[in-house]
The RNA shown here (transfer RNA) has 72 nucleotides and comes from Acanthoscelides obtectus. Its Rfam family is "tRNA". By type it is a transfer RNA.

RNA sequence: GCCCCUGUAGCUCAGUGGCAAAGCAGUGGUCUGGUAAACCAGGGGUCGUGAGUUCAAUCCUCACAGGAGGCA
Numbered sequence: 001g002c003c004c005c006u007g008u009a010g011c012u013c014a015g016u017g018g019c020a021a022a023g024c025a026g027u028g029g030u031c032u033g034g035u036a037a038a039c040c041a042g043g044g045g046u047c048g049u050g051a052g053u054u055c056a057a058u059c060c061u062c063a064c065a066g067g068a069g070g071c072a
Base pairs, nucleotide, nucleotide: 001071002070003069005067006066010024011023012022018055027041028040029039030038048064049063050062051061052060
């Protein structure tokens, strides 16, 4: 330099054009003499950045920057 893959909550990740979900973590509560465990409840996201297509983009297209792999 070229090709391909990947990015979504603090972490692991699902979702696939029409309201963004789960587990763990964290927070509050119940329980306990106290802690842990268990159970209940609420929060936490400009879906890497910018542009394009579309009535509508996390999703499709392009570019950029990051990460993993392959070829030279």
The sequence is in RNAcentral, with records from ENA and Rfam. NCBI's taxonomy places the organism under Eukaryota, Ecdysozoa, Insecta, Coleoptera, Acanthoscelides.